[in-house]
Background: Small-subunit ribosomal RNA, central domain from an uncultured prokaryote, 350 nucleotides, folded computationally.
Context: one part of a larger RNA
RNA sequence: CUGGGCGUAAAGGGCGUGUAGGCGGGGGGACAAGUCAGAUGUGAAAUACCGCGGCUUAACUGCGGGGGUGCAUCUGAAACUGUUCUUCUUGAGUGUCGGAGAGGAAAGUGGAAUUCCCAGUGUAGCGGUGAAAUGCGUAGAGAUUGGGAGGAACACCAGUGGCGAAGGCGGCUUUCUGGACGAUAACUGACGCUGAGGCGCGAAAGCGUGGGGAGCAAACAGGAUUAGAUACCCUGGUAGUCCCAGCUGUAAACUCUGGGUACUAGGUGUGGGGGGCUUCGAUGCCCUCUGUGCCGUAGUUAACGCAUUAAGUACCCCGCCUGGGGAGUACGAUCGCAAGGUUGAAACUC
Numbered sequence: 001c002u003g004g005g006c007g008u009a010a011a012g013g014g015c016g017u018g019u020a021g022g023c024g025g026g027g028g029g030a031c032a033a034g035u036c037a038g039a040u041g042u043g044a045a046a047u048a049c050c051g052c053g054g055c056u057u058a059a060c061u062g063c064g065g066g067g068g069u070g071c072a073u074c075u076g077a078a079a080c081u082g083u084u085c086u087u088c089u090u091g092a093g094u095g096u097c098g099g100a101g102a103g104g105a106a107a108g109u110g111g112a113a114u115u116c117c118c119a120g121u122g123u124a125g126c127g128g129u130g131a132a133a134u135g136c137g138u139a140g141a142g143a144u145u146g147g148g149a150g151g152a153a154c155a156c157c158a159g160u161g162g163c164g165a166a167g168g169c170g171g172c173u174u175u176c177u178g179g180a181c182g183a184u185a186a187c188u189g190a191c192g193c194u195g196a197g198g199c200g201c202g203a204a205a206g207c208g209u210g211g212g213g214a215g216c217a218a219a220c221a222g223g224a225u226u227a228g229a230u231a232c233c234c235u236g237g238u239a240g241u242c243c244c245a246g247c248u249g250u251a252a253a254c255u256c257u258g259g260g261u262a263c264u265a266g267g268u269g270u271g272g273g274g275g276g277c278u279u280c281g282a283u284g285c286c287c288u289c290u291g292u293g294c295c296g297u298a299g300u301u302a303a304c305g306c307a308u309u310a311a312g313u314a315c316c317c318c319g320c321c322u323g324g325g326g327a328g329u330a331c332g333a334u335c336g337c338a339a340g341g342u343u344g345a346a347a348c349u350c
Base pairs, nucleotide, nucleotide: 004321005320006319007304008303012318014201015200016199017198021194022193023192025088026087027086028085029084030083031082033081034080035077036076037075038074039073040072041071042070049065050064051063052062053061054060091191092188093187094186095184096183097182098181103177104176105175106174107173108172109171110154115149116148117147118146119145120144121143125136126135162169163168206247207246210243211242215241216240220236221235222234223233258317259316260315261314262313263312266295267294268293269292270291271290272289273288274287275286276285277284299306300305323350324349325348332343333342334341335340
């Protein structure tokens, strides 16, 4: 280079935005760079190929011929790619109207429960377990009633329900704000798709500063269990979990399935909208757009399975894979306060 792949065998970047680049809708005109045709020149000789000949043959060799990817110039073609001009509306976007939603940020606020404090009633236990003990309690616990403090999370509703690019998002109210969807068809007129780098976002844990600290709880202590028990069980308990503004940048960041467009039997749930028929109305039925599940035909697959939300049929763009271990290690570079992240080998060995 050709070729094969990426749900589970190695392999989809955690997710977006977007630069360069790659690719790109319909009609018409022009140009002729790519492309195609013809001509001319060149493409040395030897070698190689074909034919004929010379050494007895062959090797070797003489003569002739053909071919030669390609390059340059000239002439021409205009379907496709390209450039340019013009035009179109289906792709894309805008406008108008409408409803849905735990989408995001900030401020405020509510009730239940746990814990603690104070007071009342009240007396000997409470708690915990497989059974116990550590622990708490006559300095009055646990139980119960009233009052108060504080922090965190929001029962029911709740649903293979909704929203978000992903991470993720759940009491209620207000303010600010992003996106998607439906209807309409007024406007722009290819403005599109993808996207190496770049930039931004990114669970939990972790880091540094300042707050906060109810419950839970790494570490730690004690009690059990056990041959031991640095565990599982129990009683405690500190970081942390929470907030502000930063850092970190990783996960089984999973649908283990990158994004876009088009096409390809159906059936059945469910979320959001629109239209039609019926009806006084509720309702019922049908059509349609957009999400989200299940089943299933063709097809596909090594099989499992996937199957209009494809892993089917095609095209465009990006990322990635190339036996196991060594190893996501070493070295270097770079980022980070650190922990460490990113990039990422080889020897050797099977």